[in-house]
RNA sequence: GCGGAAAACUGGACAAUCGCUGCCAUUAUUAUGGGAGAGGAAAGUCCGGACUCCAUAGAGCAAGACGCCAGGUAACGCCUGGGCACCUGCCUUGGUAGGUGACGGCCAGUGCAGCAGAGAGUAGACCGCCUGUCCACUUUUUUAAGUGGGUCGGUAAGGGUGAAAGGGUGCGGUAAGAGCGCACCGCGCUUUUGGUAACAAAAGUGGCACGGUAAACCCCGUCUGGAGCAAGACCAAAUAGGAAUUCGAUGGCGUGGCUCGCGCUGAAUUCGGGUAGGUUGCUUGAGGCUGUUAGCGAUUUCAGCCCUAGACGAAUGAUUGUCCUCGACAGAAUCCGGCUUAUAGGUUUUCCGCAUAU
Numbered sequence: 001g002c003g004g005a006a007a008a009c010u011g012g013a014c015a016a017u018c019g020c021u022g023c024c025a026u027u028a029u030u031a032u033g034g035g036a037g038a039g040g041a042a043a044g045u046c047c048g049g050a051c052u053c054c055a056u057a058g059a060g061c062a063a064g065a066c067g068c069c070a071g072g073u074a075a076c077g078c079c080u081g082g083g084c085a086c087c088u089g090c091c092u093u094g095g096u097a098g099g100u101g102a103c104g105g106c107c108a109g110u111g112c113a114g115c116a117g118a119g120a121g122u123a124g125a126c127c128g129c130c131u132g133u134c135c136a137c138u139u140u141u142u143u144a145a146g147u148g149g150g151u152c153g154g155u156a157a158g159g160g161u162g163a164a165a166g167g168g169u170g171c172g173g174u175a176a177g178a179g180c181g182c183a184c185c186g187c188g189c190u191u192u193u194g195g196u197a198a199c200a201a202a203a204g205u206g207g208c209a210c211g212g213u214a215a216a217c218c219c220c221g222u223c224u225g226g227a228g229c230a231a232g233a234c235c236a237a238a239u240a241g242g243a244a245u246u247c248g249a250u251g252g253c254g255u256g257g258c259u260c261g262c263g264c265u266g267a268a269u270u271c272g273g274g275u276a277g278g279u280u281g282c283u284u285g286a287g288g289c290u291g292u293u294a295g296c297g298a299u300u301u302c303a304g305c306c307c308u309a310g311a312c313g314a315a316u317g318a319u320u321g322u323c324c325u326c327g328a329c330a331g332a333a334u335c336c337g338g339c340u341u342a343u344a345g346g347u348u349u350u351c352c353g354c355a356u357a358u
Stems, first nucleotide, its partner, number of pairs: 001354010012323007020037002023034004039329001043340002046338005051228004058260004063224005068082005083103001084101008104219002109217002111213002126159002128155003132151008167185006186208001187206008232280004242271006251265004287306005294299001
């Protein structure tokens, strides 16, 4: 320098004219002036809350969620840092950089792992290896040795099957083998040291493997009322203070299910009729920006400045000119903090590969 991957930020700008919505001021009343007017994801509706109502609203069961340690936060299934494990690359036999992690428990119990294979968890002998013995053959002076086949027994080191096969490497030992013994590694236990902890290291000790799997059922620990701005509140208007059926205080109702408790005193179903109009909730917030304190960081302390859409069949469009990276994904509807998904181009950082130079 080129290419690839990942992460973070940004993601059209300025001016004029006319138009649309809301706010403020004036006011002659629909007029004048001033300011403002979609996002980093507004998407998904997946988590957590604020707020409103049930409502005076408790306990348990069931159900659901999370799951290494320590912090952050209003809170979280989120974020930050650390630990451990795995993967990739580099250096070399142990480190290091990046990435990923749905990371409590398999000695509480139950289940599952087809086929293949001798055997798949209190799990083994197919091929093989070895001793004894029988038969045949060969060699040999003899003793005896060798080859092939059968059979009793021993073995699990070698091979095979399988996703996975009775710790690994080496030495000794043995008829042949085997932690059978030893050394090192691994694994279990104990102690010490470092660390808030997860955990790490060292020393000692024990021949030590009834394995795997829990986004399998399950066990353990922690947490969890419900419904939702179409929540709610107010005003105006209209109607039929309608009819029928069922249960009825040992009843009925009370915002997921069941039980107890508590509260209230009728409730449920069907048919039929009227209204569905307006105001509010509605945007000053766990708010933003700048500097600063503490911290590895997520965040946080203090000070100053700022007000930045509130529509309601749903507002931000059109034209002209200039700049430029020549414009992707895409439009608020109560609000906020996250996660996930989509994304042309531009900028920055990290890693990998190639090339060149020193």

The prediction has a mean pLDDT of 78. A computed fold for a 358-nucleotide RNA from a Pseudomonadota bacterium, annotated as Bacterial RNase P class A. Its Rfam family is "Bacterial RNase P class A". Rfam describes the family as follows. Ribonuclease P (RNase P) is a ubiquitous endoribonuclease, found in archaea, bacteria and eukarya as well as chloroplasts and mitochondria. The family's RNA type in Rfam is ribozyme. Its family is annotated with tRNA processing, ribonuclease P activity and dimeric ribonuclease P complex in the Gene Ontology. A source record names the gene rnpB. The source organism's lineage runs through Bacteria, Pseudomonadati and Pseudomonadota.